[in-house]
RNA sequence: AGAGUAGGUCAAAUGAUCGCUGCUUCGUGUCUGCCGUUCUUCGGCGGCCGGGGGAGAGGAAAGUCCGAGCUCCAGAGGGCGAGGUGCUGGGUAACUCCCAGUCCCAGCGAUGGGAAGGAAAGUGCCACAGAAAGCAGACCGCCUCGGUAAACGUUUGUUUCUCGAGGUAAGGGUGAAACGGUGAGGUAAGAGCUCACCAGCUCCGGUGGUGACAUCGGAGGCUCGGCAAACCCCACUUGGAGCAAGACCAAAUAGGAGAGCGCAGAGGGUGGCCCGUCCAAGCUCUCGGGUAGGUCGCUUGAGACUGCGAGUAAUCGUGGUCCUAGAUGAAUGAUCAUUGUCCAUUGGGGAGUGAUCCCCAAUGGAAACAGAACUCGGCUUACGACCUGCUCUAUUC
Numbered sequence: 001a002g003a004g005u006a007g008g009u010c011a012a013a014u015g016a017u018c019g020c021u022g023c024u025u026c027g028u029g030u031c032u033g034c035c036g037u038u039c040u041u042c043g044g045c046g047g048c049c050g051g052g053g054g055a056g057a058g059g060a061a062a063g064u065c066c067g068a069g070c071u072c073c074a075g076a077g078g079g080c081g082a083g084g085u086g087c088u089g090g091g092u093a094a095c096u097c098c099c100a101g102u103c104c105c106a107g108c109g110a111u112g113g114g115a116a117g118g119a120a121a122g123u124g125c126c127a128c129a130g131a132a133a134g135c136a137g138a139c140c141g142c143c144u145c146g147g148u149a150a151a152c153g154u155u156u157g158u159u160u161c162u163c164g165a166g167g168u169a170a171g172g173g174u175g176a177a178a179c180g181g182u183g184a185g186g187u188a189a190g191a192g193c194u195c196a197c198c199a200g201c202u203c204c205g206g207u208g209g210u211g212a213c214a215u216c217g218g219a220g221g222c223u224c225g226g227c228a229a230a231c232c233c234c235a236c237u238u239g240g241a242g243c244a245a246g247a248c249c250a251a252a253u254a255g256g257a258g259a260g261c262g263c264a265g266a267g268g269g270u271g272g273c274c275c276g277u278c279c280a281a282g283c284u285c286u287c288g289g290g291u292a293g294g295u296c297g298c299u300u301g302a303g304a305c306u307g308c309g310a311g312u313a314a315u316c317g318u319g320g321u322c323c324u325a326g327a328u329g330a331a332u333g334a335u336c337a338u339u340g341u342c343c344a345u346u347g348g349g350g351a352g353u354g355a356u357c358c359c360c361a362a363u364g365g366a367a368a369c370a371g372a373a374c375u376c377g378g379c380u381u382a383c384g385a386c387c388u389g390c391u392c393u394a395u396u397c
Stems, first nucleotide, its partner, number of pairs: 001393010012339007020056002023053005029048001031047006058369001062380002065378005070242004082238005087101005102116001103114004117233002122231002124227003139172002141168007149160004180198006199223001201220008246296004256287006267279004303322008341366011
């Protein structure tokens, strides 16, 4: 320098102007609602308006995939069914999450990945290729026997071609995978058929470890394919819906219940009002439920930052400091200036044999993913810049 790998930090800063949503405070506002009190005045509590102060998105606010809090509903107990999880130890409110390890796999390595119980309970599947893919299989090859033809020899025979019957899993070839591997014996040719060593399996024992497991020794029979995020078996485990949960206050209209008045005319129209006149069977009050609307739930919480201590770590204990959005068609923004970061070009300087790198200045450009909606803990996905540790390669390019 190139290629990688693991982790961390930030999510530009400051100022000015103009805005947006809550909170708070002031008002000598010829504004306005309710109450004290029947009206004015006055006072109190709000609304609107105006001035001041202070606050205002994220590392993922996202996907809504897991686990909880909280709320409502359901629930004696047992069984069936369905779903989830599945190495060991630890952490946590809990988890399918996190940490540390074991084993296996990938990588030269740093390092990464694993849904990692059971396939000698049962069922099922194993693409393509291949003869055969599961209580296997004969395509080529090898060997034996029989037939036929040819050559040599001529006594039975030997060799070759071809056909048929059989043996053979050593060799070739196919495949992700072909029923242990290497060597020797053995055989017509072969084969765990036999033997030695190795691998694997089952059982027993020793040592180390909390444990998964590691390691050592012995015995056995000779060897048993893979897939369970296929059905299944085993073990453990699991109520449902979600803040549009849910609670409270509460118009108008229609309907319900009760009381009072009413064809001996209540009530309504006409009219400023009374009489009159016309219509007329309902009218008035109270109560309760629900709707619109409003309030709460709502942000002080498994909380944030930080010191010390325990622990390899996740995390825990303890002390201090702090309060940090709560909107509801849904605010948290826009513009300008300066500075910072990165990129490109140009100029100058420096380091190095060199590839190349560093510093300074000017000009131009770039700045990602993305927007809280009850709240937390995780996972996953999207994405910009910078910093640090480590690994491999080349050895001057």
Predicted 3D model of a 397-nucleotide RNA (Bacterial RNase P class A) from a Syntrophobacterales bacterium. The gene name in the source record is rnpB. It matches the Rfam family "Bacterial RNase P class A". Rfam classes the family as a ribozyme. The organism belongs to Syntrophobacterales, within Bacteria.